[in-house]
RNA sequence: UCAUCGUUAGCUCAGUAGUUAGAGCGUUCGGUUGUUAACCGAAGGGCCACGGGUGCAAAUCCCGUACGGUGAG
Repeated sequence: UCAUCGUUAGCUCAGUAGUUAGAGCGUUCGGUUGUUAACCGAAGGGCCACGGGUGCAAAUCCCGUACGGUGAG
């Protein structure tokens, strides 16, 4: 430099055009217990990497940029 894959909650990931973006783990609070752990319930946490375009509608499609992985030179 080129090709390709990825970027969504604190972490690991799902969601590939159609209402209000989700799960597990973690965090906080409550319940249970003589206490802790375990278990049960709830809450908080996101303007979907950034900037444009298409479209009635974009996390999703297209273009560019940034960062990371893999391959090639």
Molecule: transfer RNA
Organism: Phycisphaerae bacterium